RNA sequence: GGGUGUUAAAGGCAGAGCGUCCGAAAGGGCGCGACGCAAAGCUACGGGCCUAAGGUUCGCAGAGCGUUCUAUGGUCGCCGGGUCGCCGUA
Numbered sequence: 001g002g003g004u005g006u007u008a009a010a011g012g013c014a015g016a017g018c019g020u021c022c023g024a025a026a027g028g029g030c031g032c033g034a035c036g037c038a039a040a041g042c043u044a045c046g047g048g049c050c051u052a053a054g055g056u057u058c059g060c061a062g063a064g065c066g067u068u069c070u071a072u073g074g075u076c077g078c079c080g081g082g083u084c085g086c087c088g089u090a
Stems, first nucleotide, its partner, number of pairs: 003089003012037002017032006035077001041083003045080003048075003054070002058066003
């Protein structure tokens, strides 16, 4: 440096749920909490998935309401890529 994650040590992260705050929502921050994780560190670059405020389509006579499509919003704990890194092992 590359391969690998069966055991151990040092330690790390923290699902659901609950409280609170931010957000139109999806979702996120913090605290409690542990389902799990060997990159469950970082990065939305490719695909997937979630949401649809704004824009847009159609309907209704209109304010407006309903509806269609849409990411510029999210998710790295969906997969792949990029990047940095602990320990063991051959």